[in-house]
Context: one part of a larger RNA
RNA sequence: UUGGGCGUAAAGGGCGCGUAGGCGGCGCAGCAAGUCACCUGUGAAAUCUCUGGGCUUAACUCAGAGCCUGCAGGCGAAACUGCUGUGCUGGAGUAUGGGAGAGGUGCGUGGAAUUCCCGGUGUAGCGGUGAAAUGCGUAGAUAUUCGCAAGAACACCAGUGGCGAAGGCGGCUCACUGGCCCGGUACUGACGCUGAGGUGCGAAAGCGUGGGGAGCAAACAGGAUUAGAUACCCUGGUAGUCCACGCCGUAAACGAUGGAUGCUAGCCGUUGGCGGGUUUACUCGUCAGUGGCGCAGCUAACGCAUUAAGCAUCCCGCCUGGGGAGUACGGUCGCAAGAUUAAAACUC
Numbered sequence: 001u002u003g004g005g006c007g008u009a010a011a012g013g014g015c016g017c018g019u020a021g022g023c024g025g026c027g028c029a030g031c032a033a034g035u036c037a038c039c040u041g042u043g044a045a046a047u048c049u050c051u052g053g054g055c056u057u058a059a060c061u062c063a064g065a066g067c068c069u070g071c072a073g074g075c076g077a078a079a080c081u082g083c084u085g086u087g088c089u090g091g092a093g094u095a096u097g098g099g100a101g102a103g104g105u106g107c108g109u110g111g112a113a114u115u116c117c118c119g120g121u122g123u124a125g126c127g128g129u130g131a132a133a134u135g136c137g138u139a140g141a142u143a144u145u146c147g148c149a150a151g152a153a154c155a156c157c158a159g160u161g162g163c164g165a166a167g168g169c170g171g172c173u174c175a176c177u178g179g180c181c182c183g184g185u186a187c188u189g190a191c192g193c194u195g196a197g198g199u200g201c202g203a204a205a206g207c208g209u210g211g212g213g214a215g216c217a218a219a220c221a222g223g224a225u226u227a228g229a230u231a232c233c234c235u236g237g238u239a240g241u242c243c244a245c246g247c248c249g250u251a252a253a254c255g256a257u258g259g260a261u262g263c264u265a266g267c268c269g270u271u272g273g274c275g276g277g278u279u280u281a282c283u284c285g286u287c288a289g290u291g292g293c294g295c296a297g298c299u300a301a302c303g304c305a306u307u308a309a310g311c312a313u314c315c316c317g318c319c320u321g322g323g324g325a326g327u328a329c330g331g332u333c334g335c336a337a338g339a340u341u342a343a344a345a346c347u348c
Stems, first nucleotide, its partner, number of pairs: 003320004007302002012316001014201004021194003025088007033081002035077002038074005048066007091191001092188004096183004103177004108172002110154001114150002117147001119145003125136002162169002206247006215241002220236004258315006266293012297304002321348003330341004
């Protein structure tokens, strides 16, 4: 390289939107670019293969045939791909009636708890641990109670539950707003799938400016433990955690499983619809989601198994022995931290 692969061995992009491109439903008619058949021209010679001839043989050489798998032109075919026209409704979408939801953004608001502060009651301890000590407390702590303030998070409900493309989303009300599901009818008529670049979103930590700071808590300090203890345990405690705006762009960003479509035994749950059985109960069917088991099949095994890792098609991304190394250099991006793209020598 041909290939073979990507749940766990190397390998699915963190996730959307979408450009180019690739691929694309059913019918009819036409064209004939691809495709196919035939013919003609050309495809130098040598080389190569085959059959003969000539040097005593061979190498070598001569002749003939083949080959030169190609290109161009001509005349045809019309199934498939393509193009044009026209039609269709099953893909896709729109309208309409319902439905569930921590989906998003903003304004407001509630109670419990914690901490601080003021006052009352009250007195010698509290706190903490394996045991202690540091620490707090007669300047009145802890406990208890009235009141005030602040910030952050929302017990129960809560679920093997729901929503979102992913990251993620949980007190309550309101406003604005995205998506999804189901039912029946009408409409548009392939308008679709994927998606290199591009662009947007993207936990935590971190960065910039300005706020905020109750609790928690890297760093740091002290007390213990220990041979030591730059730790685990304890007492404190600053960044940070929170808000606004702007960066960063990473993760075991995981289902370690890209997206779309079709097909392929069942059984039991669960969420949201719809329909039936006299419809509180119960039960049957169906669509969409989400779980547990399990057949065929697949798999190196584990396991997966209509939510496939089965059987197929289309498109994208990625892998190609370990180390060196996700590093160096260069480029791009960033305030920085760094991110991204990404080798080689050498070595086993």
Source information: The part of an RNA shown here (small-subunit ribosomal RNA, central domain) has 348 nucleotides and comes from an uncultured bacterium. Model confidence (mean pLDDT): 91 of 100. The full RNA is in RNAcentral, with records from ENA.